[in-house]
Context: one part of a larger RNA
């Protein structure tokens, strides 16, 4: 002298933009954090229409639609660093050893049929959670069967292996569906290189290290298993033991290094603790399963239920780190033919001088140098243009009003072109229609009115006088100050530096 996710002391006017649970990966009340699709199916609990009604309900319709079957999504996005010294990370490659839903191109292709189940209808069991037994029912669910190549196995003869429809027109629409091939995205695996400390840790290892048969897996491998050899790592530090998620960057430095890894972005790894595997194109799945285990709740004691390291908020532990907030406007993401619903991600507000960068707290005159204070050699000197006083100005903040932008799609009406005609799809034009939440920036009124401290003054180190005190109370970063004239304590005056801050602490350079 420069930095922080910082914490403490005193102080504190505004805005802008960023940041903000670093500790106990402790427990956790509540509320929200993935649902949508009726243009897949059978339908009708609610509502709206319409019809009857004995006014109690009843029946219709599909505007809508609660549960269910079905379809995609929930593997994405969001947290968080507990593990991890590793092919986990990063860099550069291999993958003739491999998957890939939704997307994109090309090429063919959707025939014929089947039996069931939930929803419901009846009739039970439980305190709940849930659950049973009997009719019956649909489907883009489920199953056979046909047809089969460029696919997949081949002994090269051959064998095998699919599909579903919905919707709407005067129509070939328009959303799906199957097979194969390419591409794109994204993944898995495997290489050579880099990747902390410790020798007061010198030997480690038996599926170990290779081969051969089997089995696996989307895919090479001791990946798993029988058997055969006995081999493999290692002082260029293996084993072992501590610590640590990595990187892009950050800080700091002239560099060269040293430290660090918060907030964003890029992989990894975690999800109450172990374990396990279903389904699916993808997971061994935070807000799915099923098992033990710990806690913790509910019970009618029989059995049950839960997982905030999502957002907010609570205990506790801590020097310490925020609102149980608004919206889907915008960007994005899921689902839908779309209208559209959903989104604690995301946009935004609140709260903290925690951090940077801005602006203000006025401005010109104003000596008789007023009072007051503090020193005085009692002459006087300073505080001092400083106050008063006179004159102006209107930043911010305050009142009152106007506003630009963030919005440009969707969608609807209306015209035009184009697609072989067109109500149907696409392009252009003009008009309507969408702000959670902010607000540039103008105008109006008042009026110097509502805004300054902290730290320091013995040297380093800018700034010094007096009284108190009396090696005491104290001070202090180092040297040292106080034991009766203390420029070092404690105070006033005055001074100095910084300034919405100043200082002290911790920590890096």
């Nucleotide at each position: 002298g420069a930095a922080u996710g910082a914490a403490c002391g005193u102080u504190g006017g505004c805005g802008g933009c960023g940041u903000g649970g670093a500790u106990u990966a402790g427990g956790c009340a509540u509320g929200c954090a993935a649902g949508u699709c009726g243009u897949g199916c059978g339908g009708a609990a609610a509502g709206g229409c319409c019809c009857c009604u004995u006014c109690g309900g009843g029946g219709g319709u599909a505007c809508u639609c609660g549960a269910g079957c079905g379809g995609c999504g929930c593997a994405a996005g969001g947290g968080a660093g507990a593990g991890u010294u590793a092919c986990g990370c990063g860099u550069g490659g291999g993958u003739u050893a491999u998957c890939u839903g939704c997307c994109c191109u090309u090429a063919g292709g959707c025939c014929u049929g089947g039996g069931a189940u939930a929803g419901c209808g009846g009739c039970g069991g439980g305190a709940a959670a849930c659950u049973g037994c009997c009719g019956g029912u649909a489907a883009u669910a489920c199953c056979a069967g046909a047809u089969a190549a460029u696919a997949u196995c081949u002994c090269c003869g051959g064998a095998u292996c699919a599909a579903a429809g919905g919707u709407g027109u005067g129509a070939u629409u328009c959303c799906g569906c199957c097979u194969a091939a390419g591409g794109a995205u994204g993944a898995g695996c495997c290489c050579g290189c880099g990747u902390c400390c410790u020798a007061u840790u010198a030997g480690c290892u038996u599926g170990u290290u290779g081969g051969u048969g089997g089995g696996g897996u989307a895919a090479a491998a001791g990946c798993c298993u029988a058997c055969c050899a006995a081999g493999g790592c290692u002082u260029a530090g293996a084993u072992g033991g501590g610590u640590a998620c990595c990187g892009g960057g950050u800080g700091u430095g002239a560099g060269a290094g040293c430290a660090u890894g918060a907030c964003c972005c890029g992989u990894c790894u975690c999800a109450c603790u172990g374990g396990g595997a279903c389904u699916g194109a993808g997971a061994c799945a935070c807000u799915g399963c099923c098992c033990a285990g710990a806690c913790a709740c509910c019970u009618a004691c029989g059995g049950g239920u839960g997982g905030c390291u999502g957002c907010a908020g609570u205990c506790g532990a801590g020097a310490a780190u925020c609102u149980u907030c608004g919206g889907c406007a915008a960007u994005g993401g899921g689902c839908g033919c779309a209208a559209g619903c959903c989104c604690g991600a995301c946009c935004g507000a609140g709260c903290g001088a925690c951090g940077c960068c801005g602006c203000g707290u006025g401005c010109g005159g104003g000596a008789u140098g007023a009072a007051g204070g503090c020193c005085u050699u009692c002459g006087g000197g300073u505080u001092g243009u400083a106050a008063a006083c006179c004159g102006c100005u209107g930043u911010c903040a305050g009142u009152a009003g106007g506003g630009a932008g963030g919005a440009a799609a969707u969608u609807c009406u209306a015209g035009a072109g184009g697609g072989u005609u067109a109500u149907c799809c696409c392009u252009c034009u003009a008009g309507a229609u969408u702000g959670a939440c902010c607000u540039a920036u103008c105008u109006u009124c008042a009026g110097a009115g509502g805004a300054a401290g902290a730290c320091c003054g013995g040297g380093c180190u800018a700034a010094g006088u007096u009284c108190g005190u009396g090696c005491c109370a104290g001070c202090a970063g180092c040297c040292g100050c106080g034991g009766u004239a203390a420029g070092a304590c404690g105070a006033a005056c005055c001074g100095g530096u910084c300034a919405a801050a100043c200082g002290u602490u911790a920590u890096u350079c």
A computed fold for a 509-nucleotide part of an RNA from an uncultured prokaryote, annotated as small-subunit ribosomal RNA, 5' domain.
Rfam family: Bacterial small subunit ribosomal RNA.
The prediction has a mean pLDDT of 85.